The RNA shown here (SAM riboswitch aptamer (S box leader)) has 91 nucleotides and comes from uncultured Dysosmobacter sp. RNAcentral holds the sequence, with entries from MGnify. The source organism's lineage runs through Bacteria, Bacillati, Eubacteriales, Oscillospiraceae and Dysosmobacter. Rfam family: SAM riboswitch aptamer (S box leader). About the family: The SAM riboswitch is found upstream of a number of genes which code for proteins involved in methionine or cysteine biosynthesis in Gram-positive bacteria. The SAM riboswitch acts at the level of transcription termination control. The predicted structure consists of a complex stem-loop region followed by a single stem loop terminator region. An alternative and mutually exclusive form involves bases in the 3' segment of helix 1 with those in the 5' region of helix 5 to form a structure termed the anti-terminator form. This entry represents the conserved core of the complex structure involving helices 1-4.

Parts: sequence; C1' cells; structure tokens
RNA sequence: CUUAUCAAGAGUGGCGGAGGGAACGGCCCGAUGAACCCACGGCAACCUGUGUCUGACAAGGUGCCAAAUCCGGCGGUGAUCGACAGAUGAG
Repeated sequence: CUUAUCAAGAGUGGCGGAGGGAACGGCCCGAUGAACCCACGGCAACCUGUGUCUGACAAGGUGCCAAAUCCGGCGGUGAUCGACAGAUGAG
C1' cells in the first nucleotide's frame, strides 16, 4: 500500500503506582487500585489444520478478553446507510 472483518464472545492472581478508553469533543473506567509487564485461564476475528469441505471441530501462529470501533463529528436520512480515521488478520 491492497484486501476482509469490526452490534456477538471471553478473567483471576501477581507486580506496579495514576492513569486509561487510538486522536479531538463528550461520556465513562480507575486508591473497592489505572497503564505496562508476568503467570495461568478463556474467547474464536483472520491465517493454518481436520472434515460429511455451505455447516462443524481443533486451538498451532498472530490477535482479543468494560461499555456497538462507548457515543458524536463529515455526507444523505424517518430508521439507518456510506465515508474519514482506527484496530486485527492475510498478501
């Protein structure tokens, strides 16, 4: 850079000490301990593997495990849809 997906799903402990939720504005989470890192566990998005190859299974590689990508903005709109931007996988 290109492409697919993004309304589902999934936690405990340790460490650490005040941040975090991409950026901006909101609004949330956080000393009943944030982020980072570690251990074990889980989920199953993509790749890989199996298969009765439309379904399903496994969990090897990345990934993920508060809230619809938390909501909004830009365009059309009654709902909503599309873009921009972001995240993840593959090339």